[in-house]
Molecule: transfer RNA
Organism: Bacteroidales bacterium Bact_09
RNA sequence: GCCUUCUUAGCUCAGUUGGUAGAGCAGCUCAUUCGUAAUGAGCAGGUCGCGGGUUCGAAUCCCGUGGAAGGCU
Numbered sequence: 001g002c003c004u005u006c007u008u009a010g011c012u013c014a015g016u017u018g019g020u021a022g023a024g025c026a027g028c029u030c031a032u033u034c035g036u037a038a039u040g041a042g043c044a045g046g047u048c049g050c051g052g053g054u055u056c057g058a059a060u061c062c063c064g065u066g067g068a069a070g071g072c073u
Stems, first nucleotide, its partner, number of pairs: 001072007010025004019056001027043005049065005
């Protein structure tokens, strides 16, 4: 220098033909318990790496760009 894959909540990841963003764990509150753990119920938490474009509508499609991993020279 070139090619491929990945980038979404604090962490691990879903989100398949574009249609109001989710799960598990972690966190907080409540219930249960003599108390803790466990369990149950609920709550909070995300400019979808960034900037543009297409579209009525973009995490998803297109362009540019940052970062990570692997491969080739």